This is a predicted structure of a 74-nucleotide RNA (transfer RNA) from a marine sediment metagenome. Its Rfam family is "tRNA". The family's RNA type in Rfam is transfer RNA.
[in-house]
RNA sequence: GGGUCCGUGGCCUAGUCUGGUGGGGCGCAUGACUGAUAAUCAUGAGGUCCUGGGUUCAAAUCCCAGCGGACCCA
Numbered sequence: 001g002g003g004u005c006c007g008u009g010g011c012c013u014a015g016u017c018u019g020g021u022g023g024g025g026c027g028c029a030u031g032a033c034u035g036a037u038a039a040u041c042a043u044g045a046g047g048u049c050c051u052g053g054g055u056u057c058a059a060a061u062c063c064c065a066g067c068g069g070a071c072c073c074a
Stems, first nucleotide, its partner, number of pairs: 001073007010026004020057001028044005050066005
């Protein structure tokens, strides 16, 4: 220098192909239970979906550029 793949709450991950309410697990907070913790149960908070631009009535999803990471080739 070229190519492929990846980037989604504090952590992990689904959804992307086929555009239409961003879901799950762990963790966290509160409550119940307990003598008290743990476990268990219930409820809740937390996401400008890596950044910018474009297409569209509508973009995590499609297109372009950039940034970061992994691998391969030279």

The coordinates come from a structure-prediction model, not an experiment, and the mean pLDDT is 83.